[in-house]
Context: one part of a larger RNA
RNA sequence: CUGGGCGUAAAGCGCACGUAGGCGGAUCAGUCAGUCAGAGGUGAAAUCCCAGGGCUCAACCCUGGAACUGCCUUUGAUACUGCUGAUCUAGAGAUCAUGAGAGGUGGGUGGAAUUCCGAGUGUAGAGGUGAAAUUCGUAGAUAUUCGGAGGAACACCAGUGGCGAAGGCGGCUCACUGGCAUGAUACUGACGCUGAGGUGCGAAAGUGUGGGGAGCAAACAGGAUUAGAUACCCUGGUAGUCCACACCGUAAACGAUGAGAGCUAGACGUCGGGCGGCUUGCCGUUCGGUGUCGCAGCUAACGCAUUAAGCUCUCCGCCUGGGGAGUACGGCCGCAAGGUUAAAACUC
Numbered sequence: 001c002u003g004g005g006c007g008u009a010a011a012g013c014g015c016a017c018g019u020a021g022g023c024g025g026a027u028c029a030g031u032c033a034g035u036c037a038g039a040g041g042u043g044a045a046a047u048c049c050c051a052g053g054g055c056u057c058a059a060c061c062c063u064g065g066a067a068c069u070g071c072c073u074u075u076g077a078u079a080c081u082g083c084u085g086a087u088c089u090a091g092a093g094a095u096c097a098u099g100a101g102a103g104g105u106g107g108g109u110g111g112a113a114u115u116c117c118g119a120g121u122g123u124a125g126a127g128g129u130g131a132a133a134u135u136c137g138u139a140g141a142u143a144u145u146c147g148g149a150g151g152a153a154c155a156c157c158a159g160u161g162g163c164g165a166a167g168g169c170g171g172c173u174c175a176c177u178g179g180c181a182u183g184a185u186a187c188u189g190a191c192g193c194u195g196a197g198g199u200g201c202g203a204a205a206g207u208g209u210g211g212g213g214a215g216c217a218a219a220c221a222g223g224a225u226u227a228g229a230u231a232c233c234c235u236g237g238u239a240g241u242c243c244a245c246a247c248c249g250u251a252a253a254c255g256a257u258g259a260g261a262g263c264u265a266g267a268c269g270u271c272g273g274g275c276g277g278c279u280u281g282c283c284g285u286u287c288g289g290u291g292u293c294g295c296a297g298c299u300a301a302c303g304c305a306u307u308a309a310g311c312u313c314u315c316c317g318c319c320u321g322g323g324g325a326g327u328a329c330g331g332c333c334g335c336a337a338g339g340u341u342a343a344a345a346c347u348c
Stems, first nucleotide, its partner, number of pairs: 004319003007302002012316001014201004021194003025088007033081002035077008049065006091191001092188002094185006103177007110154001115149007125136002162169002206247006215241002220236004258315006266293013297304002321348003330341004
């Protein structure tokens, strides 16, 4: 001189796009708004501060000084910031070539399995459990073979593998479509970063309308267990799970870690490209992702460590003792469920 923080102690919005705003690469010139310096004016008095003095002291009062950190005018300075003009290519974008991928939407299609239906064989059990029972079965079950129906999910491949902003995405195939990486370039020329509000996307559950319904399965019923058993176990079973459209807008929406940029030892895996070499399956090197370990550094410790929680910069969000409480009231949103914004009394 300066508030400090946000992986786990309170604290990163679930994620993106983007308005205002904030911040912003290199060079030259101009301007002098910010900035800096000089001068002048003003900044009432009282108060505050300092030095004296007067009431016996003090409070109080008086005199002088300083100060009033500000504003205005004017004269200059021009490094930085701003503004104006010109130029540049390292950021960003663009073009071409190549490449990987469960990225998205819609259509078509395949096999295994469960269930059900029909038929054949076949006979007394099957099923289930810790043990049983509810349950199914001589009206022929279970088992087994053939045929058919229907719905849902895609074994192996499969991998701290891949893709996506996040949620998330997995049989095969077709159409449409988004992003990314690498290599090359004679193009544009700062066009960038962030992002209050706003807008969009957003698992599961839930809601509305219409379909669908094999398996599973809240609720519910029964059987067990138990002192009881509104449970755990068993037999059933409806919403739901699936599809279309429309809502909801929340999650331990997690890496409990906001986005972007630069810099700071390495080693070993793995995924996708490029380049070079040769003994052709290895070596070296480079770019981008994804992991493990580890130095410096950081951290309360655990741990993090070029994918930072290190060293810095820009912008946003958020925290400020526990409970009351993510509650009440009000607003906004919603069909509802509820969501969002968000206190206080009181108490420790």
Predicted 3D model of a 348-nucleotide part of an RNA (small-subunit ribosomal RNA, central domain) from an uncultured Alphaproteobacteria bacterium. The coordinates come from a structure-prediction model, not an experiment, and the mean pLDDT is 90.